Record summary:
A computed fold for a 74-nucleotide RNA from Desulfurispirillum indicum S5, annotated as transfer RNA. Lineage of the source: Bacteria > Chrysiogenota > Chrysiogenia > Desulfurispirillum > Desulfurispirillum indicum. RNAcentral holds the sequence, with entries from Rfam. Its mean pLDDT, the model's own confidence on a scale to 100, is 81. It matches the Rfam family "tRNA". The family's RNA type in Rfam is transfer RNA. Rfam describes the family as follows. Transfer RNA (tRNA) molecules are approximately 80 nucleotides in length.

[in-house]
RNA sequence: GGGCCUGUAGCUCAGUUGGCUAGAGCUCCCGGCUCAUAACCGGGCGGUCCUGUGUUCGAGUCACAGCAGGCCCA
Numbered sequence: 001g002g003g004c005c006u007g008u009a010g011c012u013c014a015g016u017u018g019g020c021u022a023g024a025g026c027u028c029c030c031g032g033c034u035c036a037u038a039a040c041c042g043g044g045c046g047g048u049c050c051u052g053u054g055u056u057c058g059a060g061u062c063a064c065a066g067c068a069g070g071c072c073c074a
Base pairs, nucleotide, nucleotide: 001073002072003071004070005069006068007067010026011025012024013023019057028044029043030042031041032040050066051065052064053063054062
C1' cells in the first nucleotide's frame, strides 16, 4: 500500500424484505426468601445503534467518506 470481516446497554450478543415504542442473558441497584451467605423469586436503572453525509414518507438495517479493532496479501 491492497483485500476481507467486525463496531447495538458496563460485558457477551440478537435484531427477519427498511416500517408501529430498539431487545435478551449476565452485571449493577432495590425488595422478598434465609439465623446468615449463595442459589432462587419479584421489580428497577441503563442506548444519540462507532462518526459524518446522503438516499427514502420512513434507516440499527441501504450508499459514500472517515475512525477503531481483527485476519490475509504485498